[in-house]
């Protein structure tokens, strides 16, 4: 030290504030109703807020051997990962697949060169539940892309 059917731990953030009032309960009314009052949507309006992992990259920063090197840098570039059907094995946990759903950037600006920089205005958010949800609750004390560390150990 390359690889690697072992191992362990790590592996997601968010409705301040207002504003309506579906509906709900009481209570009054010659009551198939109507009227008053409480309470009522982190879901609707204004408005706040939030960004999982790899990769790339012209960011910042270090460090020497001064041209390599280490560290950091995209939600909306590219790829993954959660979700719902399914084959086959195993049938205690699973393991190897196939299918489907599942979002999103523009403008200026420097420049040799921008999808990443710098301004700026946008824009996106699985399922099931519920007053219509990226933020409440629930499948999940799960699962996870993947980091990080041992351990084996060819050469």
């Nucleotide at each position: 030290a390359a690889a690697u059917a072992c191992c362990u731990u790590c592996g997601g953030g968010g409705c301040a504030g207002g504003g309506u009032g579906a509906g709900u309960u009481u209570u009054g009314c010659a009551c198939g109703g109507c009227a008053a009052a409480a309470c009522a949507a982190u879901u609707c309006c204004c408005g706040a807020c939030c960004g999982g992992c790899g990769g790339u990259g012209a960011u910042g920063g270090g460090a020497c051997g001064u041209g390599u090197c280490c560290c950091u840098a995209a939600g909306c570039c590219c790829g993954c990962g959660a979700g719902c059907c399914u084959g086959c094995c195993a049938u205690u946990c699973g393991g190897c697949g196939g299918g489907c759903a599942g979002g999103a950037u523009u403008c200026g600006g420097u420049g040799c060169a921008a999808a990443u920089c710098c301004g700026a205005a946008g824009c996106c958010g699985a399922c099931g539940g519920u007053a219509u949800a990226g933020u409440c609750c629930g499948g999940a004390u799960a699962g996870g892309a993947g980091a990080a560390g041992g351990a084996u150990g060819a050469c």
Predicted 3D model of a 155-nucleotide RNA (FMN riboswitch aptamer (RFN element)) from a Chloroflexota bacterium.
Its Rfam family is "FMN riboswitch aptamer (RFN element)". About the family: The RFN element is a highly conserved domain that is found frequently in the 5'-untranslated regions of prokaryotic mRNAs that encode for flavin mononucleotide (FMN) biosynthesis and transport proteins.
The prediction has a mean pLDDT of 77.
Lineage of the source: Bacteria > Bacillati > Chloroflexota.